[in-house]
């Protein structure tokens, strides 16, 4: 320079154009235990990477960017 792939809570990590974005680790609380750890209830925590387009409606769908991986040159 060129292709092609990904960005969603701290972390991994699912998901579709329709009211409310799963799950698991991990954290907060309580409960169980002399204690811890393990379990077992509950709760907080994401403007789904940015800007713009398309639609009544975008985390999805189009463009452009930013960042990572891979290939080729």
């Nucleotide at each position: 320079g060129g292709g092609c792939c990904c960005a969603u809570a701290g972390u991994c990590g699912a998901g579709u154009g329709g009211u409310u974005a799963a799950g698991a680790c991990g954290c907060c609380a309580c409960c169980c235990u002399u204690a811890c750890a393990a379990g077992g209830u509950g709760g907080a925590g994401a403007u789904c990477c940015c800007c713009a387009g398309u639609u009544c409606a975008a985390u999805c769908c189009u463009g452009g960017g930013u960042g990572g991986g891979c290939c080729c040159a």